[in-house]
Context: one part of a larger RNA
RNA sequence: CCCUCGCAAAGGAACUCGGCAAAAUAGCCCCGUAACUUCGGGAGAAGGGGUUCCCCCGACUUGUCGGGGGACGCAGUAAAGAGGCUCAAGCGACUGUUUAGCAAAAACACAGGUGCCUGCUAACUCGAAAAGAGGAUGUAUAGGCACUGACGCCUGCCCGGUGCCGGAAGGUUAACAGGAGGGGUUAGCCGCAAGGCGAAGCCCUGAAUCGAAGCCCCGGUAAACGGCGGCCGUAACUAUAACGGUCCUAAGGUAGCGAAAUUCCUUGUCGGGUAAGUUCCGACCUGCACGAAUGGCGUAACGACUUGAGCGCUGUCUCUGCGAGGGGCCCG
Numbered sequence: 001c002c003c004u005c006g007c008a009a010a011g012g013a014a015c016u017c018g019g020c021a022a023a024a025u026a027g028c029c030c031c032g033u034a035a036c037u038u039c040g041g042g043a044g045a046a047g048g049g050g051u052u053c054c055c056c057c058g059a060c061u062u063g064u065c066g067g068g069g070g071a072c073g074c075a076g077u078a079a080a081g082a083g084g085c086u087c088a089a090g091c092g093a094c095u096g097u098u099u100a101g102c103a104a105a106a107a108c109a110c111a112g113g114u115g116c117c118u119g120c121u122a123a124c125u126c127g128a129a130a131a132g133a134g135g136a137u138g139u140a141u142a143g144g145c146a147c148u149g150a151c152g153c154c155u156g157c158c159c160g161g162u163g164c165c166g167g168a169a170g171g172u173u174a175a176c177a178g179g180a181g182g183g184g185u186u187a188g189c190c191g192c193a194a195g196g197c198g199a200a201g202c203c204c205u206g207a208a209u210c211g212a213a214g215c216c217c218c219g220g221u222a223a224a225c226g227g228c229g230g231c232c233g234u235a236a237c238u239a240u241a242a243c244g245g246u247c248c249u250a251a252g253g254u255a256g257c258g259a260a261a262u263u264c265c266u267u268g269u270c271g272g273g274u275a276a277g278u279u280c281c282g283a284c285c286u287g288c289a290c291g292a293a294u295g296g297c298g299u300a301a302c303g304a305c306u307u308g309a310g311c312g313c314u315g316u317c318u319c320u321g322c323g324a325g326g327g328g329c330c331c332g
Base pairs, nucleotide, nucleotide: 001327002326003325004324005323006322007321008320010318011317014316019313027051028050029049030048031047036041038150052071053070054069055068056067057066058065059064060063072076084311085310086309087308088307089306090305091303092302096108097107112148113147114146115145116144117143118142124134125133126132151298152297153296154295156228157227158226161225162224163221164220165219166218167217170216171215172214177209181205182204183203184202185201188197189196190195229247230246231245232244233243256290257287268284269283270282271281272280
């Protein structure tokens, strides 16, 4: 010096990203317990008192409890083991699940909600386009898929785009059908020749016409994917604008919330807490760039979650010291 322990004056978080670590709390009995609440809870809230031994008395379930008196220690759950607590906020309702080996969480799941599909040889899934199997020895109060995520109050506007559903009049449209027409070949015919014409057959090509779904088209649908404006003016101080004008849009963001797990400017401004507060809490609203099941806002209970504050307690610190055991190191 290192590791693991023990003790510590005064102070008591001044340490530090952060009370990390340590200390403290602790069993049982009695008293006593707030806001809030879904009336279950919150609760072991918090906060107090008692706890050993001896004698007497009283109860009964006969070995426990209650009452009174007394004894000894610094100390009586005498050793060991055995909640620290409170206030406020965020997120997630909750118990659960997870990155086997750096993440346990506000992530996943979850009951509950909603939409869509599915009438049974169901939809859907596995499987060579099969057989077959699962779904299910189930049958729409069932099964599949997707989103949301207890509960409470709610969930606005837009169907122009994309998707899905429905429609079938019209446009477009494949193979197939169809075969107008064109071409090759040549028996023959014409020609002195070169060459020309050319039936049938065979072969190549091939227009019109006919041709479904789809697409175009017409409707519907947002708890489908998604989207939810700009400029100018206006009130008898000023400021602001209930009001007006204008442009654009499919429609221009309702309720609620808001410097937020979202706010760039920003340590916004005001208030609270501190002697002092880029964090925190309450407000304001100028929302760079919240917003309603990619759910919005609340919410008792719950959390090895995150954030702020306080009480208790302490070697975290001021600021170190001493001791124990084990290493290292030195001598042998």
Predicted 3D model of a 332-nucleotide part of an RNA (large-subunit ribosomal RNA, domain IV) from a Pseudomonadota bacterium. Its mean pLDDT, the model's own confidence on a scale to 100, is 89. Its Rfam family is "Bacterial large subunit ribosomal RNA".